[in-house]
Parts: sequence; structure tokens; C1' cells
RNA sequence: CGGGGUGUAGUUUAGUGGUAGAAUACGCGGCUGGGGGCCGUGUGGUUGGAGUUCGAUUCUCCGCACCCCGA
Repeated sequence: CGGGGUGUAGUUUAGUGGUAGAAUACGCGGCUGGGGGCCGUGUGGUUGGAGUUCGAUUCUCCGCACCCCGA
């Protein structure tokens, strides 16, 4: 320099053009004499910008970060 891939919660991840879900972590409450553990409940997220669309996490383009291949 060229090509390809990935980007969703603190972390690991599912998802699909129409309300974004799970586990774990964290907060609160309960069980326990306490801890641990278990149960209930809650907070928290689509890498940035533009475009298409009634509507974009999803489709398109341009960036950014990381990974792979080639030179």
C1' cells in the first nucleotide's frame, strides 16, 4: 500500500428493517447469628458521521480501532 473480517451493558455474548435480550458483575431487599451461598428486584449498551427508508443495531458509503491474508 491492496484485499477481507469484527465492532451491541463494566466483561462475555444473542439478535434482527418496527419495544435490544441473556449470563456475569454492580446497587437494593429477603433467607442465614455473620460470611459464603441462594432467591427476588433494579441500574446500565448497539464504534463515529452521512445516506436510503414512514422507521436503521440491521442496508449503503466514508472514517476510527483491532485481527487476518498478500505485497